[in-house]
RNA sequence: CUCUUAUCCAGAGAAGGCUGAGGGAAUGGCCCUAUGAUGCCCGGCAACCUAGCUGGCAGGAUGAUCUGACUUGCGAGCCAAGGUGCUAACUCCAACAGGUAGCGAUACCUGACAGAUAAGAG
Repeated sequence: CUCUUAUCCAGAGAAGGCUGAGGGAAUGGCCCUAUGAUGCCCGGCAACCUAGCUGGCAGGAUGAUCUGACUUGCGAGCCAAGGUGCUAACUCCAACAGGUAGCGAUACCUGACAGAUAAGAG
């Protein structure tokens, strides 16, 4: 970098430290920002992967009088140690296709595209 799968309406510093002007992917909007952008550190949130803990279900094997104990798989809950991630606004909104309501402006809904994150593969 490409592909696959899952998720993207919840959550997380109103005044923590340093920095010091930009940022919200891209286009158009609309916003945030010296009452401090961005980045780093600290704090926090979450629970995708690993680890750990506790039940459940199914199988295997051992023993067989019973209680037990071993192991494999599936699924649930807990935890937050490790690997990531996240910490304005629904992925900030739209953009493309379609639908509903409306004379219309417009509002709402569904899907696609694009994007983000994780896990796996090349």

This is a predicted structure of a 122-nucleotide RNA (SAM riboswitch aptamer (S box leader)). It matches the Rfam family "SAM riboswitch aptamer (S box leader)". Gene Ontology term of the family: regulation of gene expression. Its mean pLDDT, the model's own confidence on a scale to 100, is 81.